Molecule: c-di-GMP-I-GGC riboswitch aptamer
Organism: Evansella clarkii
RNA sequence: CUAGAUAAGGGCAAAUCUAUUGAAAAAUAGAGACGCAAAGCUACGGAUCUAAGGAUGGGGAACGUCUAUGACAGCCGGGCUGCCUAGC
Numbered sequence: 001c002u003a004g005a006u007a008a009g010g011g012c013a014a015a016u017c018u019a020u021u022g023a024a025a026a027a028u029a030g031a032g033a034c035g036c037a038a039a040g041c042u043a044c045g046g047a048u049c050u051a052a053g054g055a056u057g058g059g060g061a062a063c064g065u066c067u068a069u070g071a072c073a074g075c076c077g078g079g080c081u082g083c084c085u086a087g088c
Base pairs, nucleotide, nucleotide: 001087002086003085004084011036012035016031017030018029019028020027021026034074040080041079042078044077045076046075048071049070053067054066055065056064057063
């Protein structure tokens, strides 16, 4: 540097439930394990989710539509770092 996950030591933790925060998406903590060889970190690009605020339609403080500055890394790619084994 490349490849791999069987071996050894391990690591993370989906759905769901409880509590809290938040307008929401979602996040944090605990329980819990579907899975993961980077399911470690990072919001740089794309995708996806939400729409408080703003814009707009509407008789209307109803309701709808658009919009990220919000979210998401366990959606894909990029960047940084890394245990073990094998090869060079």